RNA sequence: GGGCCCUUAGCUCAGUUGGUUAGAGUAGAUGACUCAUAAUCAUUUGGUCCGGGGUUCGAGCCCCCGAGGGCCCA
Numbered sequence: 001g002g003g004c005c006c007u008u009a010g011c012u013c014a015g016u017u018g019g020u021u022a023g024a025g026u027a028g029a030u031g032a033c034u035c036a037u038a039a040u041c042a043u044u045u046g047g048u049c050c051g052g053g054g055u056u057c058g059a060g061c062c063c064c065c066g067a068g069g070g071c072c073c074a
Stems, first nucleotide, its partner, number of pairs: 001073007010026004019057001028044005050066005
């Protein structure tokens, strides 16, 4: 220098053909249970969907530019 892939909750990750309110597990908080703690169960908080621009009635999803990371080639 070139090619491919990834970036979504504190962490690990889903998200189908673009469709109305963005989810799970885990973590945190609260409660139940217990003599108590852990475990378990219930409820619940938590998001600039990496940034900017574009297309569209509508974008996490499509297009362009940029940032960070990984793999391969040179």
A computed fold for a 74-nucleotide RNA from an uncultured Cryomorphaceae bacterium, annotated as transfer RNA. It was read from a public genome assembly. Rfam family: tRNA. Rfam classes the family as a transfer RNA. Gene Ontology term of the family: triplet codon-amino acid adaptor activity. Its mean pLDDT, the model's own confidence on a scale to 100, is 81.